Context: one part of a larger RNA
RNA sequence: CGUAAGAGAUUUGAGAAGAUCUGACCUUAGUACGAGAGGACCGGGUUGGACAAACCUCUGGUGCACCGGUCGUGAUGCCAAUUGCGUCGCCGGGUAGCUAUGUUUGGAAGGGAUAACCGCUGAAAGCAUCUAAGUGGGAAGCCUACUUCAAGAUAAGAUCUCUAUUAAGGGUGCAUGUAGACUACGUGCUUGAUAGGUUGGAGGUGUAAGUGCAGUAAUGCAUUGAGCUGACCAAUACUAAAUACCCGUUUUG
Numbered sequence: 001c002g003u004a005a006g007a008g009a010u011u012u013g014a015g016a017a018g019a020u021c022u023g024a025c026c027u028u029a030g031u032a033c034g035a036g037a038g039g040a041c042c043g044g045g046u047u048g049g050a051c052a053a054a055c056c057u058c059u060g061g062u063g064c065a066c067c068g069g070u071c072g073u074g075a076u077g078c079c080a081a082u083u084g085c086g087u088c089g090c091c092g093g094g095u096a097g098c099u100a101u102g103u104u105u106g107g108a109a110g111g112g113a114u115a116a117c118c119g120c121u122g123a124a125a126g127c128a129u130c131u132a133a134g135u136g137g138g139a140a141g142c143c144u145a146c147u148u149c150a151a152g153a154u155a156a157g158a159u160c161u162c163u164a165u166u167a168a169g170g171g172u173g174c175a176u177g178u179a180g181a182c183u184a185c186g187u188g189c190u191u192g193a194u195a196g197g198u199u200g201g202a203g204g205u206g207u208a209a210g211u212g213c214a215g216u217a218a219u220g221c222a223u224u225g226a227g228c229u230g231a232c233c234a235a236u237a238c239u240a241a242a243u244a245c246c247c248g249u250u251u252u253g
Stems, first nucleotide, its partner, number of pairs: 001152001005163007015149004021049007033038001051106005059100004066093005071086006110144003117137004164252001169247004173189005194240003197236005203229003210223005
């Protein structure tokens, strides 16, 4: 810009893309078959491999603004306590998120037309012949079926609702995350839980500081599963999300 009014939702599916894999075991059955040796089709069930997608309950990884231990050195006048620097100083753990080696799921079943091939009826050619007329079966392949995208599918589709006037609606702005390089997308904007804070909880760490007691002391014990705690779950307007402006019409050749 188009889809001949403008919008907000929900859709159909022309078409396109993806997927399409396979082993072993049990059973049928030591049956059919076969002198024996051996040993099935068809059908039913179980469990793997590789591949793919989603996810984080479990098992782990990471987790540089979480917790603890500890060495050297500096600082806060000193003790105690806290803190800077030393690869995050080193070390032990670890929430959210991300993640695989972890978990779950998938390639199932069916239909149609066929290939090689196997048939039925059957002449040309009194026979025969699957073929010439007619007609049946038949593959991991083809068309479907499954998943995703999809009306610029210019043949531009469909349904519902809103608007008839500065309208419906959209945008700018702001708080932001399930989104994200930017943009876009999603949520919210006081008729409000959108982010922060606060309060409570979960999870993590592992018994804070101070005080008392025991010990010459290092230290231990009690108060105490204490104190602290990023992203997680809630509650709560305390703080910050404004007023406003712009676009968009006029009955739609």